[in-house]
Context: one part of a larger RNA
RNA sequence: ACCAACGAGUUUACGGAUAUCGCAAGUCUAAGUCCUAAGGGACGCAGGCGUAGCGAAAGCGAGUGUUAAUAGCGCGCAAACCGUUUUAUUUUAUAAAACCAGCGUUAUUCGUAAGACCCGAAGCCAAGGCGAGCUUGCCCUGAGCAGGUUGAACCCCGAGUAAAAUCGGGGGGAGGACCGAACUGGUGGGUUGUGCAAAACCCUCGGAUGACUUGGGGUAAGAAGUGAAAAGCUAAUCGAGCUUGGUAAUUGCUGGUUCUCUCCGAAAUAUAUUUUGGUAUAGCGGGCAGCUAAAACGGUAUAGGGGUAGAGCUACUGGUUCGGGCCUACAGGUCGAAAGAUCGAGUCUCGAGUCAAACUCCGAAUACUAUACUGAAAAGUUGCCUAGUCAGACUGUGGGGGCAAAGCUCCAUGGUCGCGAGGGAAAAAGCCCAGAUCGCCGUCUAAGGUCCCUAAAUCUUCGCUAAGUGUUAAAGGUAGUCAUCAACCACAGACAGAUAGGAGGUUGGCUUAGAGGUAGCCAUCCUUUAAAGAGUGUGUAACAACUCACUAUUCGACGGUUGGUGGCGCCGAAAAUGUACCGGGGCUAAGCGAGGUACCGAAGCCGCGAAUUUGUUCGGAUUAGUCCGGACAAGUGGUAGGAGAGCAUUCGCAACUGCUGUGAAGGAGGAUCCGUGAGGACCUCUGGAGUGUUGCGAAGAGAGAAUGUUGGU
Numbered sequence: 001a002c003c004a005a006c007g008a009g010u011u012u013a014c015g016g017a018u019a020u021c022g023c024a025a026g027u028c029u030a031a032g033u034c035c036u037a038a039g040g041g042a043c044g045c046a047g048g049c050g051u052a053g054c055g056a057a058a059g060c061g062a063g064u065g066u067u068a069a070u071a072g073c074g075c076g077c078a079a080a081c082c083g084u085u086u087u088a089u090u091u092u093a094u095a096a097a098a099c100c101a102g103c104g105u106u107a108u109u110c111g112u113a114a115g116a117c118c119c120g121a122a123g124c125c126a127a128g129g130c131g132a133g134c135u136u137g138c139c140c141u142g143a144g145c146a147g148g149u150u151g152a153a154c155c156c157c158g159a160g161u162a163a164a165a166u167c168g169g170g171g172g173g174a175g176g177a178c179c180g181a182a183c184u185g186g187u188g189g190g191u192u193g194u195g196c197a198a199a200a201c202c203c204u205c206g207g208a209u210g211a212c213u214u215g216g217g218g219u220a221a222g223a224a225g226u227g228a229a230a231a232g233c234u235a236a237u238c239g240a241g242c243u244u245g246g247u248a249a250u251u252g253c254u255g256g257u258u259c260u261c262u263c264c265g266a267a268a269u270a271u272a273u274u275u276u277g278g279u280a281u282a283g284c285g286g287g288c289a290g291c292u293a294a295a296a297c298g299g300u301a302u303a304g305g306g307g308u309a310g311a312g313c314u315a316c317u318g319g320u321u322c323g324g325g326c327c328u329a330c331a332g333g334u335c336g337a338a339a340g341a342u343c344g345a346g347u348c349u350c351g352a353g354u355c356a357a358a359c360u361c362c363g364a365a366u367a368c369u370a371u372a373c374u375g376a377a378a379a380g381u382u383g384c385c386u387a388g389u390c391a392g393a394c395u396g397u398g399g400g401g402g403c404a405a406a407g408c409u410c411c412a413u414g415g416u417c418g419c420g421a422g423g424g425a426a427a428a429a430g431c432c433c434a435g436a437u438c439g440c441c442g443u444c445u446a447a448g449g450u451c452c453c454u455a456a457a458u459c460u461u462c463g464c465u466a467a468g469u470g471u472u473a474a475a476g477g478u479a480g481u482c483a484u485c486a487a488c489c490a491c492a493g494a495c496a497g498a499u500a501g502g503a504g505g506u507u508g509g510c511u512u513a514g515a516g517g518u519a520g521c522c523a524u525c526c527u528u529u530a531a532a533g534a535g536u537g538u539g540u541a542a543c544a545a546c547u548c549a550c551u552a553u554u555c556g557a558c559g560g561u562u563g564g565u566g567g568c569g570c571c572g573a574a575a576a577u578g579u580a581c582c583g584g585g586g587c588u589a590a591g592c593g594a595g596g597u598a599c600c601g602a603a604g605c606c607g608c609g610a611a612u613u614u615g616u617u618c619g620g621a622u623u624a625g626u627c628c629g630g631a632c633a634a635g636u637g638g639u640a641g642g643a644g645a646g647c648a649u650u651c652g653c654a655a656c657u658g659c660u661g662u663g664a665a666g667g668a669g670g671a672u673c674c675g676u677g678a679g680g681a682c683c684u685c686u687g688g689a690g691u692g693u694u695g696c697g698a699a700g701a702g703a704g705a706a707u708g709u710u711g712g713u
Stems, first nucleotide, its partner, number of pairs: 001713006011114009021104003026049003032043004053060002063075004083099007117256002120253001124246003128243003136220009145210001147179003150175001154171006183207003188203004222238001224234003259646006269282005283389002285386008297375008310362001311360002317356003321352005327346002330344001332343004392417010422433003437610004442606001444604001448600003451585003457597001459596006470587001476571003480568010497554005503527003508522003533548001537546002611636011647702001649699008658691002666686005672681003
């Protein structure tokens, strides 16, 4: 890992609701007793609930409490009529019964108490027990420490001294002394790390006569021991050992929770919470019962209130720019001897401009409310019972936070996903189209597409693009190209080119070493002219020289110059495995813009057939509840979750006075039949002794998941 078996809402008590059956103003028995064919039956009137309520109570009682009250008010009373249904008899009608009462049984479901759907803690307690053969301390009794070195006290001899001290030599052999084996430890590194090993191996290293090491025996332990103290150690277990019990501890946490079909179908919000991954109530779901008849939804019309978007501001509040003006003991700056001037500040004012979520003289669209009409085919509401939900996601729009960031975060309002399959976007929860009952080798379409991959146009008309733009990106740049608008010039000759001229007063004045058009400052005139600046640049020390403006000639254009706007392009453009954002091939359209006509394209619509739910209606059956058959209409995606109807397994009762060695159950196979399905028949083989069908009843009642348990391979 696979296979097989086992494996999770149970039981009891009490209570609520619904259904059911029995009896009914009543109803049910409990303990217990008796009988029994042992399955059960009979008795048992104790007691419970109900038949009367009100009051705190005394108490009174169809009333009672409050109260002075016979008032009012609160809580109660009406089983008779009426009403509904059914039956019988002569239509009308009459009579009877049932409901409008309760009690009890059984079932389902929910709640409460219990282990309470199952498995799972770390833990807590025990006045239970076992442990010091590991380890810590202590006690008793033993054992061990190669070799080498150093050379304390003390003693002797010599020197020395007044005597000493002191010095030298020899002896001596001290030390938690030195080096270093055994022994003991475990410093650094490596190996190992499914190991040789649940702590080892190799090299290296500390101590090695001591607070040393070690054998044997003994002693102290669980809130206790022991500890040169690390909360260390107390048998691979220690911030409280192990084992047994309390015990199925508790867990708002994680995981798991087993057959089928049908109908409906959510939430991820509000408030509160030692509360935020939990709950309660409300909101939204389901079931049952009742009520309503236009209330719900859409459209149209009418009537409303508003202060948002926008807009505006000498219409307020507050801000803000420029210019002008008046005023001010404004403790300001500068200048001035002062007067004062100027700049600035403040209030006001004039002109122009501008801003606001917490401004408004104004002011929509929507939305909301109400009324009327109308549309479609369903809707609303009440009561009771009973769930899930309280982590939401993206996207469009309006906003807050953030950086006008985020696949960011928080609101509002739609959509989708969640719980939604199908088609499109290459691939794809949240985008676009569209809501899957089932079948069909039928039809038409949506989004999106129609050269090939790949279903359908190499369709048609008019333009644009030359960049493979398309098939990534900005500020900014662009004599790329197309369209359009405006102004001006132009056969009396434009624009570009070529030829010629481009002068005089004058070297303007100032400045300066110089300043002659061309360093700088000031002024910028006049004349001759076709035209020519007191000069557009290059240049010189300054001149010169060249050039431009301007003019003439030449040339001969449905042309030219300038500016604006729009379309499509170009540059800006560097990244890490391999082309590498067209899905690929590839495309000059098979790109972009605007039209047209076809076609393809989905589980959408339609067609044919089938099933089922609800409603209406018709027929038949039934004591009734109801059941069967037909037609029509509307439906039939679905997680959490609710409701309904069924299948299968085991056991029990009854019937078939069923089946079975002429072969039961079980096993294997089947291309057959029935059922929407769970499943059920039938046939063949195997097997060798039990077992089925129908109607009821009861459950150890369905496995693929729980790091599930056990077994096997």
The part of an RNA shown here (large-subunit ribosomal RNA, domain II) has 713 nucleotides and comes from a bacterium. Its Rfam family is "Bacterial large subunit ribosomal RNA". Model confidence (mean pLDDT): 82 of 100.